Source information:
This is a predicted structure of a 72-nucleotide RNA (transfer RNA) from a bacterium. Model confidence (mean pLDDT): 83 of 100.
RNA sequence: CGCGGGGAGGAGCAGCGGUCGCUCAUCUGGCCCAUAACCAGAAGGUCGCCGGUUCGAAUCCGGCCCCCGCAA
Numbered sequence: 001c002g003c004g005g006g007g008a009g010g011a012g013c014a015g016c017g018g019u020c021g022c023u024c025a026u027c028u029g030g031c032c033c034a035u036a037a038c039c040a041g042a043a044g045g046u047c048g049c050c051g052g053u054u055c056g057a058a059u060c061c062g063g064c065c066c067c068c069g070c071a072a
Stems, first nucleotide, its partner, number of pairs: 002070006010024004018055001026042005048064005
């Protein structure tokens, strides 16, 4: 240099054009003598960056950055 996959709350992942959701973690309350567990609720997202297409983009297209793999 070439090819493929990926980048999304603190962590791990769904979401393939129409309000970004789940689990764990965190916080608050409940339960308990107390803690864990359990129950209820809350907070936390420029969806890697820039542009394009579209009424509308995490999603489609182009360029760039980073990570993983394959080939050389």
It was read from a public genome assembly.
It matches the Rfam family "tRNA".